This is a predicted structure of a 96-nucleotide RNA (c-di-GMP-I riboswitch aptamer) from Rheinheimera oceanensis.
It was read from a public genome assembly, where an Rfam model found it.
The organism belongs to Rheinheimera, within Bacteria.
Its mean pLDDT, the model's own confidence on a scale to 100, is 78.
It matches the Rfam family "c-di-GMP-I riboswitch aptamer". Its family is annotated with cyclic-di-GMP binding in the Gene Ontology.

[in-house]
RNA sequence: ACAAUUAAAGGGCAAACUGUACCGAAAGGGCAGGACGCAAAGCCACUGAUCUAAAAACUUUUUUAUGAAAAGUGCAUGAUGGCAGUGGUUGCAUUC
Numbered sequence: 001a002c003a004a005u006u007a008a009a010g011g012g013c014a015a016a017c018u019g020u021a022c023c024g025a026a027a028g029g030g031c032a033g034g035a036c037g038c039a040a041a042g043c044c045a046c047u048g049a050u051c052u053a054a055a056a057a058c059u060u061u062u063u064u065a066u067g068a069a070a071a072g073u074g075c076a077u078g079a080u081g082g083c084a085g086u087g088g089u090u091g092c093a094u095u096c
Stems, first nucleotide, its partner, number of pairs: 003095003012038002017033004022029002036082001042089007049080003057073007
């Protein structure tokens, strides 16, 4: 330098679930606990997938009204990465 991850050491991360006078319309996220797992379950980007639907739009209904309210439709500018794939970049230990 390249490749690999059988075992060990020291450490790292943290699913479900629980809590929360936290953020959010929601999906979801933060923080504290927790410990199923993870050798990149470190970081970044792209494509696809999935979740939600506030605003704006459209439809219907009501209401004496160029407005307002209710219900519905579809929609990401909102999310997920411990969904899938690809690429970039950094890194612990051991073995060859």